The RNA shown here (transfer RNA) has 75 nucleotides and comes from a Candidatus Poseidoniaceae archaeon. Its mean pLDDT, the model's own confidence on a scale to 100, is 84.
RNA sequence: GGGCCCGUGGCUUAGCCUGGUUAGAGCACCCGACUGAUAAUCGGGAGGUCACCGGUUCAAAUCCGGUCGGGCCCA
Numbered sequence: 001g002g003g004c005c006c007g008u009g010g011c012u013u014a015g016c017c018u019g020g021u022u023a024g025a026g027c028a029c030c031c032g033a034c035u036g037a038u039a040a041u042c043g044g045g046a047g048g049u050c051a052c053c054g055g056u057u058c059a060a061a062u063c064c065g066g067u068c069g070g071g072c073c074c075a
Stems, first nucleotide, its partner, number of pairs: 001074007010027004020058001029045005051067005
């Protein structure tokens, strides 16, 4: 330098193919219940520029183009 794949809460990720209710889940975190106390368990809560910019569309995490970052392969 070229090709392919990936980027969504703190971490791991579903959803993307085939656009459409308020973007979900597990773990972690906070509060409460339970306990002599802790853990476990149960209930509740907070937490997301969906990598960034632009385009298409009534509507974009999702489709298109570019950029950035990471991984693999080739040279």